[in-house]
RNA sequence: AAAGCAGGUCAGGCAACCGCUGCCGCGCAAGCCCUCUUCGGGGGGCAUGGGCGGGAGAGGAAAGUCCGGGCUCCACAGAGCAGGAUGCCGGCUAACGGCCGGACGCCGCGAGGCGAGGAACAGGGCCACAGAGACGAGCGUAUUGAGUUACGGUGAAACGCGGUAACCUCCAUCCGGAGCAACACCAAAUAGGCAGGCGAUGAAGCGGCUCGCUGAGUCUGCGGGUAGGUGGCUUGAGCCGGUCAGCAAUGGCCGGCCUAGAGGAAUGGUUGCCCACGACAGAACCCGGCUUAUCGAUCCGCUUUCCCA
Numbered sequence: 001a002a003a004g005c006a007g008g009u010c011a012g013g014c015a016a017c018c019g020c021u022g023c024c025g026c027g028c029a030a031g032c033c034c035u036c037u038u039c040g041g042g043g044g045g046c047a048u049g050g051g052c053g054g055g056a057g058a059g060g061a062a063a064g065u066c067c068g069g070g071c072u073c074c075a076c077a078g079a080g081c082a083g084g085a086u087g088c089c090g091g092c093u094a095a096c097g098g099c100c101g102g103a104c105g106c107c108g109c110g111a112g113g114c115g116a117g118g119a120a121c122a123g124g125g126c127c128a129c130a131g132a133g134a135c136g137a138g139c140g141u142a143u144u145g146a147g148u149u150a151c152g153g154u155g156a157a158a159c160g161c162g163g164u165a166a167c168c169u170c171c172a173u174c175c176g177g178a179g180c181a182a183c184a185c186c187a188a189a190u191a192g193g194c195a196g197g198c199g200a201u202g203a204a205g206c207g208g209c210u211c212g213c214u215g216a217g218u219c220u221g222c223g224g225g226u227a228g229g230u231g232g233c234u235u236g237a238g239c240c241g242g243u244c245a246g247c248a249a250u251g252g253c254c255g256g257c258c259u260a261g262a263g264g265a266a267u268g269g270u271u272g273c274c275c276a277c278g279a280c281a282g283a284a285c286c287c288g289g290c291u292u293a294u295c296g297a298u299c300c301g302c303u304u305u306c307c308c309a
Base pairs, nucleotide, nucleotide: 001305002304003303004302005301007299008298009297010296012274013273014272015271016270017269018268020057021056023054024053025052026051028049029048031046032045033044034043035042036041059280063291064290066289067288068287069286070285071179072178073177074176083175084174085173086172087171088102089101090100091099092098104115105114106113107112118170119169123168124167125164126163127162135160139152140151141150142149183231184230185229186228193222194221195220196219197218198217204214205213206212238257239256240255241254242253243252244251245250275278
């Protein structure tokens, strides 16, 4: 230098202006509550609306929903059946079908990559092509009293104690179901329900009373549910740095940080400048993986070949 292998990081940048959704701070408006009062008012708190200021605001996959867990509700004495998943050995982890290390097999000159791997004397099924004959005993040739004996090109397997479990099966281990539209709390109007009071000896209504008229309900309390609202909701198996143990996955300790939380659903728009001209894509309870999509840029380590010294 060329061609590769493995791992990590970033995902156009900067500025101005205008928005949107939470949060914090300070005024304003009307309201409610508490408190003091010399009754004029003062002080504090709550939530609402609007204003000003500050700060934050999608991803490496937020995706597919394929595995595993947290969380919530329901179910559950124990055991078993059915069903599903996994399957070399050891380790990591909350757990896994994930990850790490090792053995083995295949591919690659190599760095490395891929692997669906227990059991075939428990049983059933199947064995392409070739071969005369392919699963269980037969067949061909020769031979013998006799399937009696010997040999058999092919093929993974041939006259057997064969192969196949990426077929059923057996063995071992694990697995209850549904999912944030889970679930919990507050709670109208209307119509039901329950209890009590009054009521044809007249309830109740007709704005307060009497008369009068109408004539069977009416009043209070409780409870369930709906609309609506609130929580669940983002402080977490968290992130960053250092250090220690370990080959590693990973774990311990120390220090620092808080990084969307909406709810018909915000996270945007316009303009200017610059460059390498910008891909796939959009949170919806959370987390660990896997898989799939992805313009490119960059860092570290390694391999093979060639050149120069």